Context: one part of a larger RNA
RNA sequence: GGACUAACGCUGGCGGCGUGCUUAACACAUGCAAGUCGAACGGUCUGGCAACUAACUUCGGUUGGAUGUCAGAUAGUGGCGGACGGGUGAGUAACGCGUGGAUAACCUGCCCAUCAGACAGGGAUAACACCGGGAAACUGGUGCUAAUACCGGAUACGUACGUAAGAGGGAAUCCUUUUACGUAGAAAGGUGAUGCAAAUCACUGCUGAUGGAUGGGUCCGCGUCCCAUUAGCUAGUUGGCAGGGUAAUAGCCUACCAAGGUGACGAUGGGUAGCCGGCCUGAGAGGGUGGCCGGCCACACUGGGACUGAGAUACGGCCCAGACUCCUACGGGAGGCAGCAGUGGGGAAUCUUCCGCAUGGGCGAAAGCCUGACGGAGCAACGCCGCGUGAGUGAAGAAGGCUUUCGGGUCGUAAAACUCUGUCUUGGGGGAAGAAAAAAAUGACGGUACCCCAGGAGGAAGCCCCGGCUAACUACGUGCCAGCAGCCGCGGUAAAACGUAGGGGGCGAGCGUUGUCC
Numbered sequence: 001g002g003a004c005u006a007a008c009g010c011u012g013g014c015g016g017c018g019u020g021c022u023u024a025a026c027a028c029a030u031g032c033a034a035g036u037c038g039a040a041c042g043g044u045c046u047g048g049c050a051a052c053u054a055a056c057u058u059c060g061g062u063u064g065g066a067u068g069u070c071a072g073a074u075a076g077u078g079g080c081g082g083a084c085g086g087g088u089g090a091g092u093a094a095c096g097c098g099u100g101g102a103u104a105a106c107c108u109g110c111c112c113a114u115c116a117g118a119c120a121g122g123g124a125u126a127a128c129a130c131c132g133g134g135a136a137a138c139u140g141g142u143g144c145u146a147a148u149a150c151c152g153g154a155u156a157c158g159u160a161c162g163u164a165a166g167a168g169g170g171a172a173u174c175c176u177u178u179u180a181c182g183u184a185g186a187a188a189g190g191u192g193a194u195g196c197a198a199a200u201c202a203c204u205g206c207u208g209a210u211g212g213a214u215g216g217g218u219c220c221g222c223g224u225c226c227c228a229u230u231a232g233c234u235a236g237u238u239g240g241c242a243g244g245g246u247a248a249u250a251g252c253c254u255a256c257c258a259a260g261g262u263g264a265c266g267a268u269g270g271g272u273a274g275c276c277g278g279c280c281u282g283a284g285a286g287g288g289u290g291g292c293c294g295g296c297c298a299c300a301c302u303g304g305g306a307c308u309g310a311g312a313u314a315c316g317g318c319c320c321a322g323a324c325u326c327c328u329a330c331g332g333g334a335g336g337c338a339g340c341a342g343u344g345g346g347g348a349a350u351c352u353u354c355c356g357c358a359u360g361g362g363c364g365a366a367a368g369c370c371u372g373a374c375g376g377a378g379c380a381a382c383g384c385c386g387c388g389u390g391a392g393u394g395a396a397g398a399a400g401g402c403u404u405u406c407g408g409g410u411c412g413u414a415a416a417a418c419u420c421u422g423u424c425u426u427g428g429g430g431g432a433a434g435a436a437a438a439a440a441a442u443g444a445c446g447g448u449a450c451c452c453c454a455g456g457a458g459g460a461a462g463c464c465c466c467g468g469c470u471a472a473c474u475a476c477g478u479g480c481c482a483g484c485a486g487c488c489g490c491g492g493u494a495a496a497a498c499g500u501a502g503g504g505g506g507c508g509a510g511c512g513u514u515g516u517c518c
Base pairs, nucleotide, nucleotide: 001518002517003516004515006514007513008512009511010510013387014386015385016384017383018382019380020379021346026344027343028342030341031340032339035080036079037078040077041076043074044073045072046071047070048069049068050067052065053064054063055062056061087299088298089297096224097223098222099221100220101219102218103217106216107215111212112211113210114209115208116207117206119153121151122150128143129142130141131140132139133138159184160183161182162181163180164179165178166177167176168175169174189204190203191202192201193200194199225271226270227269232262233261234260237259238258239257240256242254243253244252274296275295276294277293278289279288280287281286301322302321303320304319305318324335325334326333327332352377354376355375356374359373360371361370362369363368390420391419392418393417400411401410402409403408424459425455426454427453428452429451430450434445462507463506464505465504466503467488468487469486473502474501475500476499477498483490484489
């Protein structure tokens, strides 16, 4: 000198774009942050209409019941989603990350393409009703019922496995492929249109298989901080055979056998740390760093475990143990902000318990519903950038301040005064784009940006420094005191170094100080 996720002191007009708990991965009141589908299903409720029926009737009708039909709502069963999106950096020195490869050792819901299909049955169960238990959370029994829920059977173009016979290929434990036989395994409907009906068609969903796309799993080469005042480490340890296990290789696991494996090219141990694209600095080489944004990883009160599922060993799922908090009728229960706001605490220090779904995402045929992702607004000079706080004329120079050798010098064209301007500001008027694949409707931001008119210089300047380094000097006060200080050093009676004033220098809505890095 540059750069900060900065903080502190003094000061503070406006706008745009960003950024905002670096500390206690400390504890959390309250609200919201993941739902959706009635076009899978049986119910239940509400409203309209139609004819029927009962009671009442002023003969107009009113009320009730069951039926049909239409519309709406939805507790439960069922499906898809809750593995995405959002947060944090505790742990991790590791194939965790980066980079380049391998998979002849693998999986992949939804989506796309192609081929083939969907036959005929069965038994339950929630809801509901009744009877209980419990303070509650919740829960037991009996009875009834539906499905795209569940189950056995049929069928099998493909597929999987086995057997037999071939063909081609490869670096390879092998891979690909043809034929025959055997064995095994599927499925679900819904809505609409036409029709008297039977049925047909359309859309959508379902099953088997192949390929694609996307997303992942696993393995390997190389790279990845400090300490040798850490020198030896290792028993599932290293390898083999057999078995198990996984989507898949493998001591991943088990039994048996062998005695190996690793290390000064730094093992093992200890400390520290999420990694990268990047960012800062530097002429570069390099050094430092990993906040915002993007990619990967890990974690979700602490520790352990699996279930479901295409996918989790699952932040707002389950089970167990623990600590903590809360409720309790003392028997027993409930909870997890490192989501968005917000609270306490810690700290030098870090924001609103705001508005809305345009985009993206989930579900749905759709209308639509949900979405603290996101789009915005709010707060903070925290940062960067831009603008303003007026412009011109104006005296051999007012008043006043400071100083003086008392002549003067200086603040100083500075002010006043006159003439202007109207950025920002204030008031009024108009008023968007962002919103359409789309005819209509749909804008939180927002009556915002922007445009026009009007008013009046009116509402808007400070901070640090002036001994040398280093740009800028005098007076007074103080008297090794009070104080200053980045280094050298100033202060003990004329201090350009302390304090104040005048003047000057620097930067400017900021200026200084402190901290960190180059």